[in-house]
RNA sequence: UGCGAAAGGGCAAAUCCGUCGUGAGGCGGAGGCGCAAAGCCACGGGACUCCCCUGGAGUCAGCCGGGCUGCCGAAC
Numbered sequence: 001u002g003c004g005a006a007a008g009g010g011c012a013a014a015u016c017c018g019u020c021g022u023g024a025g026g027c028g029g030a031g032g033c034g035c036a037a038a039g040c041c042a043c044g045g046g047a048c049u050c051c052c053c054u055g056g057a058g059u060c061a062g063c064c065g066g067g068c069u070g071c072c073g074a075a076c
Stems, first nucleotide, its partner, number of pairs: 002076001003073002010035002015030006033062001039068003043065003046060006
């Protein structure tokens, strides 16, 4: 460094409640399916939304790739 056993700890899908947004969705609470980057970034692809649709403005990082950062340390 690859890798992912153990332990401590971390995050939190669906769903429900509140709230913001035209919406995709965001945030807070409950919840816990899962996650070794499920930490951060819309850079490429992709999905999705709205609008005055040759186009414009947005959303998703828990879809894939990429970039940056990072806890622990058995076996190999």
The RNA shown here (c-di-GMP-I-GGC riboswitch aptamer) has 76 nucleotides and comes from Solirubrobacter deserti.
Its mean pLDDT, the model's own confidence on a scale to 100, is 90.
The source organism's lineage runs through Bacteria, Actinomycetota, Solirubrobacterales, Solirubrobacteraceae and Solirubrobacter.